[in-house]
Molecule: TPP riboswitch aptamer (THI element)
Organism: Halieaceae bacterium UBA4452
RNA sequence: CCUACACCUGCGGGGUGGCACUGCCUGAGAUGUCCUAGUGAGGACAAACCCGUUGAACCUGAACCGGAUAACGCCGGCGGAGGGACAGGCCAUCGACAGUUA
Repeated sequence: CCUACACCUGCGGGGUGGCACUGCCUGAGAUGUCCUAGUGAGGACAAACCCGUUGAACCUGAACCGGAUAACGCCGGCGGAGGGACAGGCCAUCGACAGUUA
């Protein structure tokens, strides 16, 4: 001098299931409000949570396959498959001794 992990700031991406249904299961997260429709669900916004290319956060494959369960992406496979959201700031050796603090 450059720069990584970490950290900080701003911005962005994502999912919201099952059932023995006043509750329970798994998980970081299964929440709340509103709109349309009319018996069927879909969509929007917000919060929290997670993730941002070193990318399994999350999506497709998938109304998939094997195993478990009351049930479910619950576990594993699929998966050295394909997609998938970034900028800035700050930051770098080892050893010994002494001091301080806990």